[in-house]
Molecule: transfer RNA
Organism: Candidatus Omnitrophota bacterium
RNA sequence: GGGCCCAUAGCUUAGCUGGUUAAAGCAUCGGUCUCAUAAACCGAGGAUCAUAGGUUCAAGUCCUAUUGGGCCCACCA
Numbered sequence: 001g002g003g004c005c006c007a008u009a010g011c012u013u014a015g016c017u018g019g020u021u022a023a024a025g026c027a028u029c030g031g032u033c034u035c036a037u038a039a040a041c042c043g044a045g046g047a048u049c050a051u052a053g054g055u056u057c058a059a060g061u062c063c064u065a066u067u068g069g070g071c072c073c074a075c076c077a
Base pairs, nucleotide, nucleotide: 001073002072003071004070005069006068007067010026011025012024013023019057028044029043030042031041032040050066051065052064053063054062
């Protein structure tokens, strides 16, 4: 320098060939239970979907650029 893949909650992931309200598990917080803790059960909060544009009536999903991470190839030494 060229190519490919990935980026969604604190962490791990889902989101079905674009369609109303972005979901689950773990973790966190509150409650029930217990002498107490854990476990179990109930409930709650937490995301402007990496960033910026574009297409569209409508974008987490499609296109472009950038950023970060991973892999492969080439070049130099």